Predicted 3D model of a 351-nucleotide RNA (Bacterial RNase P class A) from a Bacillota bacterium. Rfam family: Bacterial RNase P class A. By type it is a ribozyme.

RNA sequence: CGAGCCAGUUAAACGAUCGCGGGCAUAGUGCCGCAAGGCCAUGCCUGAGGAAAGUCCGAGCUGCAUAGAGCAGAGUGCUGGAUAACGUCCAGUGGGGGAAACCCUAAGGAAAGUGCCACAGAAAACAAACCGCCCCGCAAUAGCGGGGUAAGGAUGAAACGGUGCGGUAAGAGCGCACCAGAGCUCAGGUGACUGACGCUCUUGGUAAACCCCACUCGCAGCAAGACCUAAUAGGGGAAGGAUGAGGCUGCUCGCCGACUUCCCGGGUUGGUCGCUUGAGGCGUUGGGCAACUAACGCCCCAGAUAAAUGAUCGUUCACGACAGAACUCGGCUUAUCGGCUGACUCGCACC
Numbered sequence: 001c002g003a004g005c006c007a008g009u010u011a012a013a014c015g016a017u018c019g020c021g022g023g024c025a026u027a028g029u030g031c032c033g034c035a036a037g038g039c040c041a042u043g044c045c046u047g048a049g050g051a052a053a054g055u056c057c058g059a060g061c062u063g064c065a066u067a068g069a070g071c072a073g074a075g076u077g078c079u080g081g082a083u084a085a086c087g088u089c090c091a092g093u094g095g096g097g098g099a100a101a102c103c104c105u106a107a108g109g110a111a112a113g114u115g116c117c118a119c120a121g122a123a124a125a126c127a128a129a130c131c132g133c134c135c136c137g138c139a140a141u142a143g144c145g146g147g148g149u150a151a152g153g154a155u156g157a158a159a160c161g162g163u164g165c166g167g168u169a170a171g172a173g174c175g176c177a178c179c180a181g182a183g184c185u186c187a188g189g190u191g192a193c194u195g196a197c198g199c200u201c202u203u204g205g206u207a208a209a210c211c212c213c214a215c216u217c218g219c220a221g222c223a224a225g226a227c228c229u230a231a232u233a234g235g236g237g238a239a240g241g242a243u244g245a246g247g248c249u250g251c252u253c254g255c256c257g258a259c260u261u262c263c264c265g266g267g268u269u270g271g272u273c274g275c276u277u278g279a280g281g282c283g284u285u286g287g288g289c290a291a292c293u294a295a296c297g298c299c300c301c302a303g304a305u306a307a308a309u310g311a312u313c314g315u316u317c318a319c320g321a322c323a324g325a326a327c328u329c330g331g332c333u334u335a336u337c338g339g340c341u342g343a344c345u346c347g348c349a350c351c
Base pairs, nucleotide, nucleotide: 001347002346003345004344006342007341008340009339010338012316013315014314015313016312017311018310020047021046022045023044024043025042026041028040030039031038032037049322053333054332056331057330058329059328060327061221062220063219064218068253069252070251071250073217074216075215076214077213078092079091080090081089082088093107094105095104096103097102108212109211113210114209115206116205117204130153131152132149133148134147135146136145137144138143161179162178163177164176165175166174180203181201182200183199184198185196186195187194188193225273226272227271228270235264236263237262238261239260240259246256247255248254280299281298282297283296284295285294286293287292
C1' cells in the first nucleotide's frame, strides 16, 4: 500500500425569518361549555429510529382473582456462565466450511417401540446369493443337479468395519499385525469432552419422522383497566337458575358463587386518568477472558388522539438510502445511501 474479516460510531451540518406539540413560570376573578373540563398572551426548556418496521420470543403493568391439583397441549434440547426473563447474549466443546483471521451449527436418545430408505439390485437390517470361485456326481466340447462361500465383480446415496500377511478345497476376524468405531479402565478438566496402555466386540442410515427422556410454561390484553359529568324508559317479552346461573379453564377434580342468554325498544357516544422517572442514560473507578456487574457522581432526553417538528432563503459537503413513536422495556429477524475509528489475517514493496 492492497485484499479480507470482526467490532464500534454517525445517519447531512450551520445560520436567519415565520409556523406546530408538550412542560414550567407569570398575567387575568379573561373567553367557551349544562357539567366534567377546555381555550388565549409573554418568556424559558424540550420534541421520532438504528431499525420507530415485522408482531417472532421474553417480561414489566392491568384485570380475571380468594387461590390450587391432574391430564391434554406447547416450548427448549452439547457444557459452563450472564440476565427480570427468553427461543437472547458470552465463553468453551464436538461437527462442517475457509489458506488464515473468522463463519455456520435443528448439537439429548436408534441397545424401549413403531415407521421410512424411491428406482436399481440377489438382498436395504432377525436383510443375501445375480455373475463368479471351490468340491462331488452325471455327462462329453459344453451343460445339468447337489453342497460350500461372501475374499473378487455388478447395482446403489448407503450392502454384516478397513489394509496386509498367513491359512483354506475355495473363502471368511478363521488367526495375526496395524488402524476406524463403540464399551470398560487410567490420567487431565467444574463440565461438555480430550488423551493414553491394555482388554472386549451384538460394528446400516433416518428422530428438521412418530416416539422416549430432561427441564420450563395460568388466561387475556392499554381498544387492559379506573374515574367524572349530563341525559334516558331502574322499559317490555321469552327461556334457564341453590337439584347450582356463571367464573377460574381446552377437559376432570376442586374452589368461589347469583344471576345468565335471546328478541323488541330508549338514552349517551363527552371529558379526565392510565401516559412516561425508567430492570433509564452518561462518566469514573473496582471485579470478570467476556457477556455483564458493584460503588460514586452528573442528567431528565416525545407523550399526539383524525393524530405534533413544517415552509422559505443563504452557506458547507458525505449530495443525503431504508424510512415516522401511539403503554413501556430486553432481544431476534428483515430493509438500507454514504462517512469516521479500531483490532486481527494474508499478500507486495522498502528499511